[in-house]
RNA sequence: CCAUCUGGAGAGCGGCUGGUCGGCUACGUGUCGAUCGGCCCACCGAAGGGGCACCGGCGCGGCUUCGUUCAAGCUGCGCCGCAAUCUCUCAGGUAAAAGGACAGACGG
Numbered sequence: 001c002c003a004u005c006u007g008g009a010g011a012g013c014g015g016c017u018g019g020u021c022g023g024c025u026a027c028g029u030g031u032c033g034a035u036c037g038g039c040c041c042a043c044c045g046a047a048g049g050g051g052c053a054c055c056g057g058c059g060c061g062g063c064u065u066c067g068u069u070c071a072a073g074c075u076g077c078g079c080c081g082c083a084a085u086c087u088c089u090c091a092g093g094u095a096a097a098a099g100g101a102c103a104g105a106c107g108g
Base pairs, nucleotide, nucleotide: 001108002107004105005104006103007102012041014040015039016038017037018036019035020034021033022032023031024030042094043093044092048090049088050087051086055081056080057079058078059077060076061075062074063073064072065071
C1' cells in the first nucleotide's frame, strides 16, 4: 500500500415545479403513490479537494562575539517546502439503503 470481515458520527423523510407510470374519481387544469429531472431555502463534515503553524532551506539587511581575514550566534523582512480529527464547504452528504475519515481482526 492492497483485499476480506467487523465497528463507524453529523445534518430537512424541506419547499415549489415539470415529465412518465399506476390507483381512486364527482371525469375537472382533481386527488394519492412511485419514479426521473429543474429551481430555491436551511443545514452537516468523517470520500475526495483547498487553506494555515512549528520547523527547515534560500535571499537581503541589522546587532553581538572574535578582532587581520574569516567564522559563529541572535534577529527583522521576502520567497519556497510544510500537519491535523483545525479550518473552508468546491465536491459530497442531510429517513432506510449505499457511502463513510478512522479503528480492530486477518491475509498478501
Glycine riboswitch aptamer from a soil metagenome, 108 nucleotides, folded computationally. The RNAcentral record of the sequence draws on MGnify. Rfam family: Glycine riboswitch aptamer. Its Rfam clan is "Glycine riboswitch clan".